[in-house]
C1' cells in the first nucleotide's frame, strides 16, 4: 500500500493479499557448463570392508638368504587425550565478553648443570597340560632405552632452620640422535569472578554440607572439594525453588532502522559415544574405533560357556514429506611414527547422483503481406492468430565427431585426466515448458454444464446467456524452469524503546490509608558515581560493506581496508541527576480569631398518617377493576365520632442546595467526635507527591445468633385475562425490611472521565467567607466550592472546554477482534451464597462506536381525503345471470391472484372464433423469398361416384392474363422437382422493447453555483402564516433553475357577432283553414363558428401595511364557476412472449398444416360481481303528456293488412337537422286491502316465432298452463357531498341471431357533514431504532436430530520426581593382613602383594507423597449445522421502558 462489517461514511478492529528467504517437500516439465549444497524424522538397529599406527638407529628370539638384506610374532619407546562424528544431555560460570591468580605442561626453542657404580627378574621361546572357542594354566632359560638399589646434587622440595629428601640410557658406521635434575619461553589445560545469555508465579518460599569459622585430609591448583568441631546460618517479587523447552557463539534470514525469527553449510567453545556407575594409564582421558561392573538388546555355542557396540567413510534395514557411490588417490595441504627412506591416514584432494540452490549460455538471426492454409470469434463487412509460417539468404554459441593438449610440482611423484583450454569439419540441423486472466492484480472471448460438477489467499463465483467451475481460442508472467505446499520476518504504529492508547469503540481498581519502590522546590560548597570528552586493550578467522586482483563474464575464489554501535583500564571536564554538608521559604503543616453544614456515634423526645383493639352513632351494602371476581359486611362492615396500643418513616421548608474519600446522610434536642473554608499575623523548615503487596471502608439483596414486627411485600394461595398466563391487574400473605452482635464485599458502585501539580479568552447563576466604595441596599474586588453556556485547543463523532476530554510534568492501574468466558481447572477467602485470580482447544470474519439518509413505531405534533362521524340506498339470507376456485373429465385450451385476480383478457364460444381433445388426412408445406422444368394459363359453373369431412376419381359446359422489339421474349398465373427456409397462441414478462394498472391528480422529487460537514451528507425544499396545492407571503447561507401543482385544451352555463337549411314563426300574407304546409322572414328558439365575461377587480372587517381569509355588493356565473383529456422523480423482478415486435432455448412426416366431431355450456360445493323480488311509495287495468344522446344501404323501415303475441305479408321515405327506429317510463284515474296474495316469478309441459348451412349437446324470443325459494336477510361489508344518491325509462359498440355485462343520454329528484376522538391510506415537521429484503423486519431461549472440540467422573494405565527402608557389583579409599613376595638388609626387618572387614556408591526391590499424559460407564455446559417443535424475552413507549447487583 489493497481487499474485506455499511444503503451510503468516518473511526475503531481483526482477518486476508502483494515482498524476500529456505538444508525443503509435492504437482507438471526439462539442454548445457561452473560454484556450492545433501537424514531437519528413529541419540533407531545395524550385514559387510576399510577409518591408527609406527620405529630393527632400544632388545632378545624365529624363519628366508651364501652375504648383503629382508619378513614374523614378542618386550620396550611415541601415538591412540590429535583428526572425524553427533547435539541426547544442560538454563550452567555451559556459552559470549571483560577481568583475575594460588596452577600443571609430553613432543618444540633457549639457558645452567649432569649422564656413575650395582642388582634381580620377565614375555617371546622350549616342554607339558585345559578349553567347542575365546582364551588360558604350570615349569623351565634369556635380552634391553622395561625394572630396582647405591653414589653424586648448580638448581629444586620439606624444615623445628640444625638439617632432611630426591636422578639418569644408551644405541651406533664416529658424526649424530638419545637420556637426567633445574630455569626461562612459546603454546596448550585447568580454576575463580563482573556484566550478559528462554518460558511460566495457576511454581513463593527454599536450603543440614545448607551458609560461615577453626583445624585436618586431598588436589597440579583456590575452595564444604572432603571430614571432625563450633556458630545459625545462607538464597528470595530486582523471581530463589519446582515445571516445561532449549546445545551457547561468530553468524544467517528479515527490516528504513530499532527490532523480530535463527543457529545446516564453514569457523570457535561446551557436551556425549548402546544405558548407566566408577576407576585405571598417562604430560594430558575418568578415554568414539581402551579396561572393569551392572542393563538391555544381537550374535557364536560342543550349553560347560564366550563375543558385540558405524552420532567415523561408504552401505543395509526401519522412520519419514525428504536427503546421495559398499567409488579413486595419498599427487597436493595437513597429521602419527622414525634420524632417514618410508609407511599409514575415508582427515583431506578427487570423481559418481540429485535442477536442492546461486551464476552463465544456449534452443537461432536477417528478409518475408497473396497479410496464404487451418484453428478462434464475428453485427458475414471483417478480426485475430501474424513476419508468426512457408520461401529466400546468413551464422554455429552449446551439443556431435577429429586432432593437439597444460598449470596445479622448484630434482622426482598426477588421482584428477586425454579433464579445463586450443584448432579442424558437417548441418538449423539435437534443446521449452509452467502457472495465470471476476477485484485485490499484467492479462477476454466462445462453447459446455446449470447452487450440479467444481473453483477459491480473502472479499467471493455456480440455481440456462458465468470474463470466477470445465474446454477451446486468443492474451499476460516468468523460464530450465514453473506453481503448490510449510516455515520464518515483513507489510502489523496489530505489544507501540524508537512508535499506540482507556468518557461512548477493548480498557480507570467501588473508595480511602499507607510500607517497599518511582518521582520530588530554592541557594552555596564539596565529590565525581551516573554522564560527556580523549587515549590505551580488546572486540579470532571466515562472513557483511568498500576498493583492487583471478577464472572470457558473473557466481566463486584472494589481497588490502573500514566497520564491529561492547567490555575493561586511564586521564580530563563539572552544566545537569545522584551522595555528603550548610541555609531559604514559595510546596507542605503548625499557632491564633472567625463561619457554614442531613458529616458520624449515643441518649431522649415530638406530630400527622396507616393498621388493630375498645365503645357510642348508623345500615347495606363496602372494596376492587379495562370490566369483574376472589374478599369483608346483618354474628352490624364500609362511613362517621371519642378512647388507647404498636411500629416503622420524618409532609412542608427543599433548592441542578449543603456535607462526606466513597458508600451515603434530612422531625427535634443533648454528649462526644472527624473534616472543611476564611483572615491575620507569626512558627518548624522539604517534612512532599504517587503507590504494588498490605490494611480499612464499603448501597441493596443474602447468611448466623437473638429481639421486633404497623405498613409495604419474594415465594405461596385465590381471582381475573388469555390459545395458554408457573406473568402484567386484584384480594391476601410468609421470609425479609426494623434493632443488637457477627458475616458477605458485590452492583449501570457512573461524570461509564485514577490521583496530585503548574499553565491557558470570557459571559451568566448559585452556596460559604472576606475586602472596598458610597446613596445603607446596592456596587465592586477577592478565596474556596456547586453549575449553564462558549474563545483558542482536541476529538472518529457525539461533545469536553480553568470542576478539560486544552497545554505539560509525576505515579498507580487497565487494554490488545468477536464468540468460547469473566466460564473450567488449580490456588485463597467464605457457615452458604458465592467471591477473587484466571485459561485452552474449537469457531466464525467480523463484533463494535459515532454520525447520515431512509423505513418502520400498539411514539409526538399539524393537516387532508366520503376516511370515520351525520345520512341515503345497498351487499352479505332467497331465486336466476355471470366470472372464478374446486371437483370431474378423452378435454372441459391459456392468462389474471389482496387492495391494484373473480359481468377481468372476452365490443357478444351453436359451426367458424379456437389456441382444448378424440379420429382421419398432408409434408417445401395454408403463408414469404430465391433456382430449375413445364403449361400459358388459368377461373368459374355442373353432373355423378366414394367418404363423416378435407380429399380423391370422373365427366360436361363457359371463358383464355398484361406489355410486346411477335422471338413463350419479359412480368404474372398455375403444377412439378430439389435445396436454403416456412411455420409454431411451445417455453422464458425473472433476458427485453412497447403498452398498462398501482400508490395518486397524492404535492411532490430534483439540478446549477454557493456556503456548511473529515466524509455519507446537509442547507435551498426547515421556520411563521397561508393554500386545493412545494399556492403565494414573510424571514433565513443561501441565490436561481428544471420535472410536477396551475393555467393554457375540449365541454356546459350568460351574452354578443356573423351565418340561416333541412331548424325557427314575432310581425305581414295565401292554403283543404287541420299542419311553418306555402310566400316570406332570420327577430326569437336553435344550430356552429368567432369574440366577450371572473380578476379576490370594488367596499367592510381581520391579518404583519404581507400573503391571504370573512362578509357584501354587481353579475347568467365568485373565489380553481361544473365535468372532462391531462398522471413529476419513483416503487411493486406488478401485468401482459396469447394484440403486437424482439434475445436465448426447443419442435421440424410435427409441438407444423387440414379436417369432421365433441369440449371451453360438466357439477356434491366455496367465493366475486350483477338481475329480478319479497310488495301498497305497491300489483293490475284504463287514459294521457313532456326528452337527450345515438344509430340507419347485405341498413332503418313510416302507414295499411294478418295473428291472442313473438312476428309474418307488404313496402312509401331515406347514405339522413328532411326519412325511419321513435314508442319514452317513472305520471294521472279507477280496481286490489296484508294474504306466499291479483306480491314474486323460478322451474316445468305443450304450442309457436326469428336468425342461421345447422339451435341435440348449446340461441334469443311468444301464446297457454305451471305458480318455487322469497314476508327486507348473522357476523362482516360497500357507494355516495348536488342536479349528486336514489329511481325511471332510451340508446350504442360488438353482432347472422344472443345482455341482467360494458359504454353513454336524458326525466323525476332528496337526505346529512357536529367535527377530527377513533378506522383505513397519504403529506410535512420532530423523536426512537439491535430495522436497510427495510416490521410480513430483526431476533432470544428450552427441547428433538447429527458432527466436532472440552470439564467431572468410580477408576484403569504408563511417565517424571520425591521420601523412608532393604539390597550393594565393579572401583576408589581405610582398617587388617597368621598366606605369599627376587631385588634392600648380615639379620631383626623394611617393602609389596593376594584374602578378609568397613564406610561411599550403580542397577535392583519394599511402603509412601507429588506431578503429568493417555483412556473411561455415565454425565455437565459449549460451538455448529438447509426449510424442525414451542412460545415471543430484546431492538418503537417492543405493546409490563430497558439494564445492574442479589435472593
Nucleotide at each position: 500500500g489493497a481487499g474485506u462489517u455499511u444503503g451510503a461514511u468516518c473511526c475503531u478492529g481483526g482477518c486476508u493479499c502483494a515482498g524476500a528467504a529456505c538444508g525443503a517437500a509435492c504437482g507438471c516439465u526439462g539442454g548445457c557448463g561452473g560454484c556450492a549444497g545433501g537424514c531437519u524424522u528413529a541419540a533407531c538397529a545395524c550385514a559387510u570392508g576399510c577409518a591408527a599406527g609406527u620405529c630393527g638407529a632400544a632388545c632378545g628370539c624365529c624363519c628366508c638368504g651364501c652375504a648383503a638384506g629382508g619378513g614374523g610374532a614378542g618386550u620396550g619407546g611415541c601415538g591412540c587425550a590429535c583428526g572425524g562424528g553427533u547435539g541426547a544431555g544442560u538454563a550452567a560460570c555451559g556459552c559470549g565478553u571483560g577481568g583475575g591468580a594460588a596452577u600443571a605442561u609430553g613432543c618444540c626453542c633457549u639457558u645452567c648443570g649432569g649422564u656413575u657404580c650395582g642388582g634381580a627378574a620377565u614375555a617371546a621361546c622350549a616342554c607339558a597340560g585345559g578349553g567347542a572357542a575365546a582364551c588360558u594354566u604350570g615349569u623351565g632359560c634369556u635380552a634391553a632405552u622395561a625394572c630396582c638399589g647405591g653414589a653424586u646434587a648448580c638448581g629444586a622440595u620439606c624444615u623445628a632452620c640444625g638439617g632432611a629428601u630426591g636422578a639418569a640410557a644408551g644405541a651406533u658406521u664416529u658424526a649424530u640422535c638419545g637420556c637426567c635434575g633445574a630455569g626461562g619461553g612459546a603454546g596448550u589445560a585447568g580454576c575463580c569472578c563482573g556484566c550478559g545469555u528462554a518460558g511460566g508465579a495457576u511454581u513463593a518460599g527454599c536450603u543440614a554440607g545448607u551458609u560461615g569459622g577453626u583445624g585436618a585430609g586431598g588436589u597440579a591448583a583456590u575452595g564444604g572439594c572432603u571430614c571432625a568441631c563450633c556458630a545459625a546460618g545462607g538464597c528470595g517479587a530486582c523471581g530463589a525453588u519446582c515445571c516445561u523447552u532449549a546445545g551457547c557463539u561468530g553468524g544467517u534470514c528479515u527490516g528504513a532502522g530499532a527490532g523480530g525469527a535463527u543457529g545446516a553449510u564453514c569457523a570457535g567453545c561446551c557436551a556425549c559415544a548402546c544405558u548407566g556407575g566408577g576407576a585405571c594409564u598417562g604430560a594430558g582421558a575418568c578415554a568414539c574405533g581402551g579396561a572393569c561392573c551392572a542393563g538391555a538388546c544381537u550374535c557364536c555355542u560342543a550349553c560347560g560357556g564366550g563375543a558385540g557396540g558405524c552420532a567415523g567413510c561408504a552401505g543395509u534395514g526401519g522412520g519419514g514429506a525428504a536427503u546421495a557411490u559398499u567409488g579413486g588417490a595419498c599427487a597436493a595441504u595437513g597429521g602419527g611414527c622414525g634420524a632417514a627412506a618410508g609407511c599409514c591416514u575415508g582427515a583431506u584432494c578427487c570423481a559418481g547422483c540429485c535442477a536442492u540452490g546461486c551464476c552463465g549460455c544456449g534452443u537461432g538471426a536477417g528478409u518475408g503481406a497473396u497479410g496464404a492454409a487451418g484453428g478462434c470469434c464475428u453485427u458475414a463487412g471483417g478480426g485475430u492468430u501474424g513476419u508468426a509460417a512457408a520461401g529466400c539468404u546468413c551464422u554455429u554459441u552449446c551439443g556431435c565427431c577429429a586432432g593437439g593438449g597444460a598449470a596445479g610440482a622448484u630434482a622426482a611423484u598426477g588421482a584428477c585426466g586425454g579433464u579445463a583450454c586450443c584448432u579442424g569439419g558437417a548441418a538449423a540441423a539435437g534443446a521449452a515448458g509452467c502457472c495465470u486472466c471476476g477485484g485485490c492484480u499484467a492479462a477476454c472471448u466462445c462453447c459446455g454444464u446449470g447452487c450440479c460438477a467444481g473453483c477459491a489467499g480473502c472479499c467471493g463465483c455456480g440455481g440456462u446467456a458465468a470474463g470466477a467451475c470445465g474446454g477451446a481460442g486468443g492474451a499476460g508472467g516468468c523460464u530450465a524452469g514453473c506453481g503448490u505446499u510449510g516455515u520464518u520476518c515483513g507489510g502489523a504504529a496489530u505489544u507501540a524503546c524508537u512508535g499506540g492508547g482507556c468518557g461512548u469503540a477493548a480498557a480507570g481498581c467501588g473508595u480511602g490509608c499507607g510500607c517497599a519502590g518511582g518521582u520530588u522546590g530554592u541557594g552555596a560548597g564539596u565529590u565525581c558515581a551516573g554522564u560527556u570528552g580523549g587515549a590505551u586493550g580488546u572486540g579470532a578467522a571466515a562472513g557483511c560493506c568498500c576498493g583492487g586482483g583471478g577464472c572470457u563474464u558473473a557466481a566463486c575464489c584472494u589481497c588490502g581496508g573500514a566497520u564491529g554501535u561492547g567490555c575493561a583500564u586511564c586521564c580530563a571536564a563539572u552544566a545537569c541527576u545522584g551522595g555528603c554538608u550548610c541555609g531559604c521559604u514559595g510546596g507542605a503543616g503548625g499557632u491564633u480569631g472567625g463561619a457554614a453544614g442531613a458529616g458520624g456515634a449515643g441518649a431522649g423526645u415530638g406530630g400527622a398518617a396507616u393498621u388493630c383493639c375498645c365503645a357510642g352513632u348508623g345500615u347495606a351494602g363496602a372494596g376492587g377493576u379495562g370490566a369483574a371476581a376472589u374478599u369483608c359486611g346483618u354474628a352490624g362492615a364500609u362511613a362517621u365520632u371519642g378512647g388507647g396500643a404498636a411500629g416503622a418513616a420524618c409532609a412542608c421548608c427543599a433548592g441542578u442546595g449543603g456535607c462526606g474519600a466513597a458508600g451515603g446522610c434530612g422531625g427535634c434536642u443533648c454528649u462526644c467526635u472527624g473534616g472543611u473554608c476564611c483572615a491575620u499575623a507569626c512558627c518548624u523548615g522539604a517534612c512532599a507527591c504517587u503507590c504494588a503487596u498490605g490494611c480499612a471502608c464499603g448501597a441493596a439483596a443474602g447468611c448466623g445468633u437473638g429481639g421486633g414486627g404497623a405498613g409495604c411485600a419474594a415465594a405461596c394461595a385465590g381471582g381475573a385475562u388469555u390459545a395458554g398466563a408457573u406473568a402484567c391487574c386484584c384480594u391476601g400473605g410468609u421470609a425479609g425490611u426494623c434493632c443488637a452482635c457477627g458475616c458477605c464485599g458485590u452492583a449501570a458502585a457512573c461524570g461509564a472521565u485514577g490521583u496530585g501539580u503548574g499553565c491557558u479568552a470570557g459571559a451568566c447563576g448559585u452556596c460559604g467567607g472576606g475586602a472596598g466604595g458610597c446613596u445603607u441596599g446596592c456596587c465592586u474586588c477577592u478565596c474556596g466550592g456547586u453549575g449553564u453556556c462558549g474563545a483558542a485547543g482536541c476529538u472518529a463523532a457525539c461533545g469536553c472546554g480553568a470542576u478539560a476530554a486544552g497545554c505539560a510534568c509525576a505515579c498507580c492501574g487497565c487494554c490488545u477482534g468477536g464468540g468460547g468466558a469473566g466460564u473450567a481447572c488449580g490456588g485463597c477467602c467464605g457457615c452458604a451464597a458465592g467471591g477473587u485470580u484466571a485459561a485452552a482447544a474449537c469457531u466464525c470474519a467480523a463484533a463494535g462506536g459515532a454520525a447520515u439518509u431512509g423505513a418502520c413505531g400498539g411514539g409526538g405534533g399539524c393537516c387532508c381525503g366520503c376516511a370515520c362521524a351525520a345520512g341515503c340506498g345497498g351487499u352479505g339470507g332467497a331465486g336466476c345471470a355471470u366470472g372464478u376456485g374446486g371437483u370431474u373429465u378423452a378435454a372441459u385450451u391459456c392468462g389474471a391472484a389482496g387492495c391494484a385476480a373473480c359481468g377481468c383478457g372476452c365490443a357478444g364460444a351453436a359451426c367458424c372464433u379456437u389456441a382444448c381433445c378424440a379420429g382421419c388426412c398432408c409434408u417445401u408445406g395454408a403463408c414469404a423469398u430465391g433456382g430449375g422444368a413445364a403449361g400459358u394459363a388459368u377461373g368459374g359453373a355442373c353432373u355423378a361416384g366414394a367418404g363423416a369431412g378435407a380429399u380423391c376419381u370422373a365427366g360436361u359446359u363457359c371463358u383464355u392474363c398484361a406489355g410486346u422489339u411477335c422471338g413463350g421474349c419479359u412480368g404474372g398465373c398455375u403444377u412439378c422437382c430439389a435445396c436454403a427456409c416456412a411455420g409454431g397462441u411451445g417455453c422464458u414478462g425473472c433476458a427485453u422493447g412497447g403498452c398498462u394498472g398501482u400508490c395518486g391528480u397524492c404535492a411532490g422529487c430534483u439540478c446549477g453555483u454557493g456556503u456548511c460537514g473529515u466524509g455519507a451528507g446537509a442547507u435551498g425544499u426547515u421556520g411563521g402564516g397561508u393554500u386545493a396545492a412545494g399556492u403565494c407571503c414573510c424571514g433565513c447561507a443561501a441565490c436561481g433553475a428544471g420535472c410536477g401543482c396551475a393555467a393554457c385544451c375540449c365541454u356546459c352555463g350568460c351574452c354578443u357577432u356573423c351565418a340561416g337549411u333541412u331548424g325557427c314563426c314575432a310581425u305581414c300574407a295565401c292554403u283543404u283553414c287541420u299542419a311553418g304546409g306555402u310566400g316570406g322572414g332570420c327577430a326569437c328558439u336553435c344550430u356552429g363558428a368567432a369574440g366577450g365575461a371572473a380578476c379576490u377587480g370594488c367596499c367592510g372587517g381581520u391579518g404583519a401595511c404581507a400573503a391571504g381569509c370573512c362578509g357584501g355588493a354587481g353579475g347568467a356565473a365568485g373565489g380553481u364557476g361544473g365535468g372532462g383529456a391531462c398522471g413529476a422523480u419513483g416503487u411493486c423482478a406488478a401485468g401482459u412472449c396469447a394484440u403486437c415486435a424482439u434475445g436465448g432455448c426447443c419442435c421440424u412426416u410435427a409441438u407444423g398444416g387440414g379436417u369432421u366431431g365433441g369440449g371451453c355450456u360438466a357439477c356434491a360445493c366455496g367465493c366475486g360481481u350483477g338481475c329480478u323480488a319479497c310488495a301498497a311509495u305497491g300489483g293490475u287495468a284504463u287514459c294521457u303528456a313532456c326528452a337527450g344522446a345515438g344509430g340507419g344501404a347485405a341498413g332503418c323501415a313510416a302507414g295499411a293488412c294478418a295473428g291472442c303475441g313473438a312476428u309474418g305479408u307488404g313496402g312509401a321515405g331515406c347514405a339522413a337537422a328532411u326519412c325511419c327506429c321513435u314508442a319514452a317510463a317513472a305520471g294521472a284515474u279507477a280496481u286490489c286491502u296484508c294474504a306466499g296474495u291479483u306480491c314474486g316469478g323460478a322451474u316445468u309441459g305443450c304450442a309457436c316465432u326469428c336468425u342461421g348451412c345447422a339451435a341435440c349437446u348449446c340461441g334469443a324470443g311468444u301464446g297457454c298452463a305451471u305458480g318455487a325459494a322469497g314476508u327486507u336477510g348473522g357476523a362482516a361489508u360497500u357507494g355516495c357531498u348536488a342536479g349528486u344518491a336514489a329511481u325511471c325509462g332510451c340508446g350504442g359498440a360488438u353482432c347472422a341471431g344472443c345482455a341482467u355485462g360494458c359504454c353513454g343520454c336524458g326525466g323525476u329528484g332528496a337526505a346529512u357533514a357536529c367535527g377530527u376522538u377513533c378506522u383505513c391510506g397519504g403529506g410535512c415537521c420532530u423523536u426512537g431504532u439491535a430495522c436497510a429484503c427495510a416490521c410480513u423486519g430483526c431476533c432470544c431461549g428450552u427441547c428433538a436430530c447429527g458432527c466436532c472440540a472440552u470439564g467431572g467422573g468410580a477408576g484403569u494405565u504408563g511417565g517424571u520426581u520425591u521420601u523412608a527402608c532393604c539390597c550393594g557389583a565393579a572401583g576408589c579409599u581405610g582398617g587388617u593382613g597368621a598366606g605369599c613376595c627376587g631385588a634392600c638388609g648380615u639379620a631383626a626387618g623394611a617393602g609389596g602383594c593376594a584374602g578378609c572387614c568397613g564406610a561411599c556408591c550403580a542397577c535392583g526391590g519394599u511402603a509412601g507423597a507429588a506431578u503429568u499424559a493417555a483412556u473411561g460407564a455415565c454425565u455437565g455446559g459449549g460451538g455448529u449445522g438447509a426449510a424442525g417443535u414451542c412460545g415471543u424475552a430484546a431492538c418503537a413507549a417492543g405493546g409490563u421502558a430497558a439494564c445492574c447487583g442479589u435472593a
Predicted 3D model of a 1447-nucleotide RNA (small-subunit ribosomal RNA) from an uncultured bacterium.
Its mean pLDDT, the model's own confidence on a scale to 100, is 84.
Its Rfam family is "Bacterial small subunit ribosomal RNA". Its family is annotated with ribosome and structural constituent of ribosome in the Gene Ontology.